[in-house]
RNA sequence: UUGAGAGUUUGAUCCUGGCUCAGGAUGAACGCUGGCGGCGUGCUUUAGGUAUGCAAAUCGAUCGCUACGCUCAUGCGCAAGCACUGAACGUAGAGAGGUGGACGGGUGAGUAACGCGCAGGAAUCUAAUCUUUGGUUGAGAAUAGCUCGCCGAAAGGCGAGGUAAUACUGGAUAAGCCACGUUCAGUUACAUGAACGUGGGAAAGACCGUAACUGGUCGCCGAAGGAUGAGCCUGUGUCCUAUCAGCUUGUUGGUGGGGUAAUGGCCUACCAAGGCGAUGACGGGUAGCUGGAGUGAGAGCUCGGUCAGCCACAAGGGCACUGAGACACGGGCCCUACGUCUACGGACGGCUGCAAUCGGGAAUUGUUCGCAAUGGGGGAAACCCUGACGACGCGACGCCGCGUGAAGGAUGAAGGCCUUCGGGUUGUAAACUUCUUUUACCCGCCAUAACGGCGGGGGAAUAAGCCGCUACUAACUACGUGCCAGAAGUCUCGGUAAGGCGUAGGCGGCAAGCGUUAUCCGGAUUUAUUGGGCGUAAAGAGUUUUGUAGGCGGUUGCCAUAAUUUUGUCUUAAAUCCUCUGGCUUAACUAGAGAAAUGGGCAGAAAAUUGGGCGACUUGACCGUUAGGGGGAAGACCGGAACUUGCAGUGGAGGGGUGAAAUCCGUUGAGAUUGCAAGGAACACCAAGGGCGAAGGCAGGUCUUUAACUAACUGGUGACGCUGAGGAACGAAAGCUUGGGGAGCGAAAGGGAUUAGAGACCCCUGUAGUCCAAGCUGUAAACAAUGCCCGCUAGAUGUUCCCCUCCGAUUCGGAGGGGGGUGUCGAAGCUAACGCAUUAAGCGGGCCGCCUGGGGAGUACGGCCGCAAGGCUGAAACUCAAAGGAAUUGGCGGGGACCUGCACAACCAGGGGAGCGUGUGGUUUAAUUCGAGACGAAGCGAAGAACCUUACCUGGGCUUGAAACCUCGACGUUCUAGUCCCGAGAAAUCGGGAUAAGUCCGUAAGGAGGUCGAGAUCAGCUGCUGCAUGGCUGUCGUCAGCUCUAGGCGUGAGCUGUAGGCUUAAGUGCCUCAUAGAGCGCAACCCCCGCCCCGUGUUAAAUAAUCACGGGGGACGGUCCCCUGCUUAGCAGGGGAAGGAAGGAGGGGAUGAUGUCAAGUCAGCACGGUGCUUAUGUCCAGGGCCACACACACACUACAAUGGACGAUAACAAUGAGUUGCGACCCGGCAACGGGAAGCUAAACCCUUAAAUUCGUCCUCAGUUGGGAUUGAGGGCUGCAAUUCGCCCUCAUGAACCCGGACUUGGUAGUAAUCGCGGAUCAGCAAGCCGCGGUGAAUACGUUCUCAGGUCUUGCACACACUGCCCGUCAGUCCAGCAAAGCUGGGAGUAGCCGAAGCCCUCCGAUUCGGAGGGUUAAGCUGAGCUCAGUGAUGAGGGACAAGUCGUAACAAGGUAUCCGUACUGGAAGGUGUGGAUGGAUCACCUCCUUU
Repeated sequence: UUGAGAGUUUGAUCCUGGCUCAGGAUGAACGCUGGCGGCGUGCUUUAGGUAUGCAAAUCGAUCGCUACGCUCAUGCGCAAGCACUGAACGUAGAGAGGUGGACGGGUGAGUAACGCGCAGGAAUCUAAUCUUUGGUUGAGAAUAGCUCGCCGAAAGGCGAGGUAAUACUGGAUAAGCCACGUUCAGUUACAUGAACGUGGGAAAGACCGUAACUGGUCGCCGAAGGAUGAGCCUGUGUCCUAUCAGCUUGUUGGUGGGGUAAUGGCCUACCAAGGCGAUGACGGGUAGCUGGAGUGAGAGCUCGGUCAGCCACAAGGGCACUGAGACACGGGCCCUACGUCUACGGACGGCUGCAAUCGGGAAUUGUUCGCAAUGGGGGAAACCCUGACGACGCGACGCCGCGUGAAGGAUGAAGGCCUUCGGGUUGUAAACUUCUUUUACCCGCCAUAACGGCGGGGGAAUAAGCCGCUACUAACUACGUGCCAGAAGUCUCGGUAAGGCGUAGGCGGCAAGCGUUAUCCGGAUUUAUUGGGCGUAAAGAGUUUUGUAGGCGGUUGCCAUAAUUUUGUCUUAAAUCCUCUGGCUUAACUAGAGAAAUGGGCAGAAAAUUGGGCGACUUGACCGUUAGGGGGAAGACCGGAACUUGCAGUGGAGGGGUGAAAUCCGUUGAGAUUGCAAGGAACACCAAGGGCGAAGGCAGGUCUUUAACUAACUGGUGACGCUGAGGAACGAAAGCUUGGGGAGCGAAAGGGAUUAGAGACCCCUGUAGUCCAAGCUGUAAACAAUGCCCGCUAGAUGUUCCCCUCCGAUUCGGAGGGGGGUGUCGAAGCUAACGCAUUAAGCGGGCCGCCUGGGGAGUACGGCCGCAAGGCUGAAACUCAAAGGAAUUGGCGGGGACCUGCACAACCAGGGGAGCGUGUGGUUUAAUUCGAGACGAAGCGAAGAACCUUACCUGGGCUUGAAACCUCGACGUUCUAGUCCCGAGAAAUCGGGAUAAGUCCGUAAGGAGGUCGAGAUCAGCUGCUGCAUGGCUGUCGUCAGCUCUAGGCGUGAGCUGUAGGCUUAAGUGCCUCAUAGAGCGCAACCCCCGCCCCGUGUUAAAUAAUCACGGGGGACGGUCCCCUGCUUAGCAGGGGAAGGAAGGAGGGGAUGAUGUCAAGUCAGCACGGUGCUUAUGUCCAGGGCCACACACACACUACAAUGGACGAUAACAAUGAGUUGCGACCCGGCAACGGGAAGCUAAACCCUUAAAUUCGUCCUCAGUUGGGAUUGAGGGCUGCAAUUCGCCCUCAUGAACCCGGACUUGGUAGUAAUCGCGGAUCAGCAAGCCGCGGUGAAUACGUUCUCAGGUCUUGCACACACUGCCCGUCAGUCCAGCAAAGCUGGGAGUAGCCGAAGCCCUCCGAUUCGGAGGGUUAAGCUGAGCUCAGUGAUGAGGGACAAGUCGUAACAAGGUAUCCGUACUGGAAGGUGUGGAUGGAUCACCUCCUUU
């Protein structure tokens, strides 16, 4: 007996760090909803204003009256009755007197204080009360009320007369009391006590009772004591702010006096000059304090409403009186503000009591009942008063309790929602059956002042909502919406399939409530005492010192005991919390008992630790002696090299500068060279991460002065020490002041370049400055980004200084040890990691400084310092959900290393220029259908748009449709498709008529199949979304990569494997290795070609093959020689030889890892969703896809003589295709082609003459006999159809073009180039595509550069990944704050003036009493300031904004490395000078270390 976390920074990780959430709470409010009861609770805002009623009275047993009632008596009257009468009783009224109005009740404005809390104290009073004691005698003078008169509107006042007391005043007495004095006791002394003496001071009666006295009760007076209450004093605790640092003159103390109940500067006169303060005075802000309440594991933090204790206040201020008690909430006086009445002359008032009202506000109740209970005041008492209090009422404001039914009930009803259409869910839920009656309702009884309690009746009846459902966080689907509407506590959600918006169904949570908002604590170890940090995340001040305060402090002895520990005791109010027990049916609530109250006081005990006192010690510290090294500091003197300038000589055209130039200097003689002179600044080599210094910093040499350090000696003192807030001193560079100096360099400035611009980088000049002296400034990446001191905790190896020992020795050398400093590596340990590691960032101790999300901002304001520049100190509003550190994987770099590729280079041929073809863009159009867009779209989908295709346009038709299924009806020889003819029409289609051949199954009975019409499901869509998808494809890339299992390393992301060395076309292989293996890729297996062998043999022959088909063989670095690399073997490479048809993958093809590009395709197909449904569907005709100023891409043909044309007697292929076909051959035609027609379903027939080539002739360099576009005429073919819009032939025509700018493409061998041939598609149409063979080159030094890719490494602020990120001005909108001439308001004061009431003093008159003066003082007025707010033209910055403008400063070497301080300068980021840092990449060198 008690502690839970989560989301969010990143591509991912660990850390730091903030923000947010889940819990509890409230005097709450708001939204939706609402059955009952109990107990509590209710103006947190304007201490704003208040109508009305009530809230403090009472006593006749203190007193005198007045009025009235009743009774009696008396008087009058015949009586009724009446009364200036008397008495008793009673009621009422004002007055005198007493007590109480100082309690109770309210509020929290003020107050940071002895106000409150805790603990104490002495110099006091105390009405009523309790105890004890002693008294209570005898006189007197007034006064209110009342009567009369007067003034006034009223309130009220004045005068005269007269009256009582427990009212007032003297007198007497007074033990004790007070004052003074003496003596004694006692004390160091003052006190104090006792006795005596002198003096002083009191009083009130009333009632009961008795025949009367005695008596009784309540009072009154003196005194002592208690209790209670109050006043005062002390210690201690009690919020924020130092951007409040000095405050104070009655101030601090003393003496005398005054004053008070009492101490005291409380007041006063004099004297002294004190008192308080970094342990926070003084000032400012905020606030009633506490018991306690909320929360929390606790320590704490926050709060102080209800209840209780104390304080303060009573419209705002001041003042006293009375009284036991007040400076007095419902008393007084005065001032002010406000309000009311008024006859204008004056009066009156105070809800921060209970209700209520207005106002304010998000917000807080009834003008109720009663004194029955509890308590209070008065009274002897009865009793009276009591808005205290007890009750009721209103409000779900809170806590607690109860209910809205219980049991059964499956066909799992209907309805809703979802659906994969099967079903699922709502759901035993309902209906229905049985039962019960809390509550509500009705009736009655009991009790009461009131609330209340008890009994009975009928009937499931009278009773459920709110919030949520992406994660955190329990709970999911549908529809709607489409970055809209909206949501959101945080991260975020929403741009057409939203579990996040809205609605519905379902589900979850709580429940008469549920959510939201606000606030507090928690979580938050996020202020860290418990319980954090500071190398790089925020954070070690620039440094040290004699060092102030403070904190901490070596060994040992004795003493006392302050801290500490411990014991006892007192206190810490009650209530609350906790435990136990009891009372309300339970609980909340409440009663009793206990415990606790962590604190403080008092009295003891102990003596280890800390502190104190007195001693001792030597190890900390300091001093001394000897020795030592050093750019330590200050001053003075001296030196050489270089540089510049001047003068002079020689000499003669350039020099200088740069990437390249120019400005610039030079024939008036530069530069170069020689000599002389002058000047200033800095000190090569030595020189080394070597030395010194506290840091900044310090370097030529010598001298003078001086500080510190180290070692040895073990000599001296004896803890003398460490740290150190403030304070003091020092403090690079730049900068400032004054005076010098000025060679070189060089901000600014000028010029030249570069550039789009160039306020820069580069160049030529050049002023401040740099130097000296004397001052100032006080900052740097002032860094080891690491405060100082002490102790402890493995080592290894350099270097510098000193000392010691040993060995050899002439100088000297070697080995070992110790100490001080300075480096590197490294164990344990630490760290978020990087890293640190005896020079700690390890383990401990002491002290100081600093940090608490990013920005705003080291800014504003204020203060201090400075001549200025500026420095030190140093916020807030507002804004964001991050900002950040280290490391990881990628990607990237105008980083590096290695490697590859027709990537470059070398070579060949082209494109880009011309004409034409095709495709695309654009434009046009009724339509020019759609898609494809860097590489990786553009002779691409399309292997072929005249109709069709066709998706587009115009027009004309159809509407269950062009196909399929179901039902019904009609039709018709049993049944039926179809066919033909006529008319209209462009056709589709519509209207009319005619006709009947003939199918399938069959068990032979029969059945199926048709057309038209109607109906019901539905069809259809090349409509949309390739960013919802499948499949397929492109690309990086045929690049060599991509992964896994087990193990190991790391907190982790991840790494290892896959890295290193060598090698390869290859992650190919070998060796090494915390790795051992494996998979997908590579390679191989497959196909074609090249050589050989075997088999088979049609289609003339050849069949021992030259052909075709099929099957095998062959090649593996296998053999030998030399060389090279690693590491022997071995592997790999290079060169050579042999053999072979072929030699190092023999040449091609197919084959495309993990993945990337939301790459392409919904128009090939499929498919989710969505849209259309007499149309976005479907049919038809015509048109369009073929347009044409232009731009691009890819081809073709050329520009010619290596050619063109003609002729030929000349040659030589291969792949393929063919019956709606290929078509020999013959005839016709100049030809395209036509008419016949053999053969061939193909090793047979045909397409089919291959062409370049070769030979001969002509052309002879020209727009030609090159080139063929364009156009005209005439024909042919296909096809319903050739106009838009096909191909071919003949004749004629004969354009551009004479080799092509920037730029750019392909190709490494049977390749490029060149030449022809075939095929698919296809009625017809190829310059395209896919194939085939013929002829057949040149070049490759090589990897610097371009591009692409791979591996390793490095930097990074990138991760949508450099087409990244990102800075500043300017322009626009919004927001908060700052400054500001002023303006307005508040607060605390201060100086002066004036000054009410009251009090004090003095004086005058005086019986009460009155008057005058002075002092003090509230309010008011005046003056100069202080401070806090509000507002303010305008000004300068800041923050936030979707895509604005200008540049590109930073991140990579960010293209001039960046950053810090400072100065100047520029539209802006910024640039430059000067000094500094590495938190700079890269290369080289040096030093050191590790390993071999």

Predicted 3D model of a 1492-nucleotide RNA (small-subunit ribosomal RNA) from a Chloroflexota bacterium.
The source organism's lineage runs through Bacteria, Bacillati and Chloroflexota.
The coordinates come from a structure-prediction model, not an experiment, and the mean pLDDT is 82.